[in-house]
Context: one part of a larger RNA
RNA sequence: GAUUGAACGCUGGCGGCAGGCCUAACACAUGCAAGUCGAACGUGAAAGCUCUUCGGAGUGAGUAGAGUGGCGGACGGGGGAGUAACGCGUAGGAAUCUACCUAGUAGUGGGGGACAACAUGUGGAAACGCAUGCUAAUACCGCAUACGCCCUAUGGGGGAAAGCGGGGGAUCUUCGGACCUCGUGCUAUUGGAUGAGCCUGCGUAAGAUUAGCUAGUUGGUGGGGUAAAGGCCUACCAAGGCGACGAUCUUUAGCUGGUCUGAGAGGAUGAUCAGCCACACUGGAACUGAGACACGGUCCAGACUCCUACGGGAGGCAGCAGUGGGGAAUAUUGCGCAAUGGGCGAAAGCCUGACGCAGCCAUGCCGCGUGUGUGAAGAAGGCCCUAGGGUUGUAAAGCACUUUAAGUGAGGAGGAAAAGUUGCACUUUCGCUAGGGAUGAUAAUGACAGUACCUAGUAAAGAAGUCCCGGCUAACUCCGUGCCAGCAGCCGCGGUAAUACGGAGGGGACUAGCGUUGUUC
Numbered sequence: 001g002a003u004u005g006a007a008c009g010c011u012g013g014c015g016g017c018a019g020g021c022c023u024a025a026c027a028c029a030u031g032c033a034a035g036u037c038g039a040a041c042g043u044g045a046a047a048g049c050u051c052u053u054c055g056g057a058g059u060g061a062g063u064a065g066a067g068u069g070g071c072g073g074a075c076g077g078g079g080g081a082g083u084a085a086c087g088c089g090u091a092g093g094a095a096u097c098u099a100c101c102u103a104g105u106a107g108u109g110g111g112g113g114a115c116a117a118c119a120u121g122u123g124g125a126a127a128c129g130c131a132u133g134c135u136a137a138u139a140c141c142g143c144a145u146a147c148g149c150c151c152u153a154u155g156g157g158g159g160a161a162a163g164c165g166g167g168g169g170a171u172c173u174u175c176g177g178a179c180c181u182c183g184u185g186c187u188a189u190u191g192g193a194u195g196a197g198c199c200u201g202c203g204u205a206a207g208a209u210u211a212g213c214u215a216g217u218u219g220g221u222g223g224g225g226u227a228a229a230g231g232c233c234u235a236c237c238a239a240g241g242c243g244a245c246g247a248u249c250u251u252u253a254g255c256u257g258g259u260c261u262g263a264g265a266g267g268a269u270g271a272u273c274a275g276c277c278a279c280a281c282u283g284g285a286a287c288u289g290a291g292a293c294a295c296g297g298u299c300c301a302g303a304c305u306c307c308u309a310c311g312g313g314a315g316g317c318a319g320c321a322g323u324g325g326g327g328a329a330u331a332u333u334g335c336g337c338a339a340u341g342g343g344c345g346a347a348a349g350c351c352u353g354a355c356g357c358a359g360c361c362a363u364g365c366c367g368c369g370u371g372u373g374u375g376a377a378g379a380a381g382g383c384c385c386u387a388g389g390g391u392u393g394u395a396a397a398g399c400a401c402u403u404u405a406a407g408u409g410a411g412g413a414g415g416a417a418a419a420g421u422u423g424c425a426c427u428u429u430c431g432c433u434a435g436g437g438a439u440g441a442u443a444a445u446g447a448c449a450g451u452a453c454c455u456a457g458u459a460a461a462g463a464a465g466u467c468c469c470g471g472c473u474a475a476c477u478c479c480g481u482g483c484c485a486g487c488a489g490c491c492g493c494g495g496u497a498a499u500a501c502g503g504a505g506g507g508g509a510c511u512a513g514c515g516u517u518g519u520u521c
Stems, first nucleotide, its partner, number of pairs: 001521002004518001006517005013368006019361002021326001026324003030321003035071003040068002043065001048059004078279001080277001087204007096196002101192008109143001111141002118133006149158003163184006171178002205251003212242003217239008254276004258269004281302005304315004332358001334357003340354001341352004371401004381392004408456002411453001424440001465510005470491003476505005486493002
């Protein structure tokens, strides 16, 4: 000099863009943060309103709600405890899986038995159950068929499915529909895409005041296991394997793109943003599933907190806010799904503390303002003085002008908005209907916010500080003090004329900041 997720002192007008618990991975009150689908299924209220013969009926409404089932809760969001490791980075590899999406091929036939919900009874303070009975399905299980698929190894064997919705001329009909067609699902299989698992070369902190380490250890065979190679596991056999090119042990640490600095080489660092990893009160485990050994799932153990009728239960903010605590120190228990993105759904839509915005903070960067011109009687006052004067100083006052920005009023449906939905015409389909695609036309939707911006009028009006002045280092005098009080980054000042302490006048530097302290180069 540059730098900063900074803090502290003094001061503080506005805006834009960013950033904001670096400490206790400490404990957490409260609210919200993951649901959705009736076009998979069986059920199914009430308030209110209307009528009433006062019993009830209709509507609300097949709505709300719960349940079965499907998909999603493995994404998104968080903090960095652990990890010195194929964890990360980079370059390769072969023995694998991949829901949704996409391209192709083939199929979607015929049956069965349950379990929730519900009803009845019953246990418990509660959490939550138990028994009996009824019932549906795209839930579950056989049968049929299966080129391709799997196993075997040429003989053969095994294995699947589910329907739902829109429309409809003839025919049939038990008047429900069958049937046809379109769409969407489902099953098997082959590719693709995407994502993931695994292996390897090289690189990736310090300590030798850590020199030896290792028994599933190193390799082989058989077996098991996995989606998959493999001591991954197991039995047997062999005795190997690593290490001064630093094994093992100890300490520290998430890694990277990057960031800061530097002419570079390098050094330091890993906040925000992005990729990967690991973690989710602590430890362990599996289940479900395409995917987890799963932050807001399950089970066990532990610590802690809470409820309890003492028998037993409930919980997990390193999600967003917020609280206590720790600390030099770090924000609102805000608004909205309008946009972008995600989940579900045919769609309308629902959910979304992701996200978009707003609030707080000079924390940083950038921009703007705090007036402009004129004005010598060089006013008054202050300070200095050789008492003549000098300086503050065109500075002020005065006069003239302007109104950026702030505040007030009016305008502003501007941008963010285009998707999506509905209807019409055209094309495709053997054809009507239906469905799909492109173009055109139509309607609706804004949290921010009456915001940005534009404009009108008002009045210089509301807006300057901080540090320094001995040398380094730009900037000097007076008074006070008297090795005292004090200053200080280094040298050093102060013991009666202190440009170095304190005050004043003057001056210098930077400026909505300035200075100090800490960090890194």

Small-subunit ribosomal RNA, 5' domain from an uncultured prokaryote, 521 nucleotides, folded computationally. The prediction has a mean pLDDT of 82.